[in-house]
This record gives sequence, C1' cells and structure tokens, in this order.
RNA sequence: UCCGAUAAGGGCAAACCCGUCGUGAGGCGGGGACGCAAAGCCACGGGUCAGGAGUCGUCCUGACAGCCGGGUUACCGAAG
Repeated sequence: UCCGAUAAGGGCAAACCCGUCGUGAGGCGGGGACGCAAAGCCACGGGUCAGGAGUCGUCCUGACAGCCGGGUUACCGAAG
C1' cells in the first nucleotide's frame, strides 16, 4: 500500500411516525434501526425521479452521494 476479523473504541442511520420548508422529486430537526468500512465530501459520466417547455427528435431547471462508476479526504489493524 492493497485488503477488511464474529477484533477494540467509536461513527452513520433505511422503512415508518411527528414537526417544519418546498408546486414537486426531496431537504432539515426529533424519534426509530433495515443496513453500512467511506452510508464522509464532490452531481464529473451513466441512471432514476420531479417541475416546466416542445417542432415529439428532445430541451431547460431541479432532486437523489443509501443505484453504478469516477474524483477526493479519513479512524482502527487480525489474517493474507
């Protein structure tokens, strides 16, 4: 460095519920844990979703990092 233990100390938090913001996808706070070794961060490529437009070829503006790649930073240290 790759890698990732039935390791240690910790971390995050799906569905669902409540509050709140948003036309919406969805965001944020609280509760709650299905899971996660980057489930930290970045919309760069693909994808999905929402709103709008359309000459029906698509286009515009957004959302998702817990869909897959990619970039970037990082705790711990068994075996290999």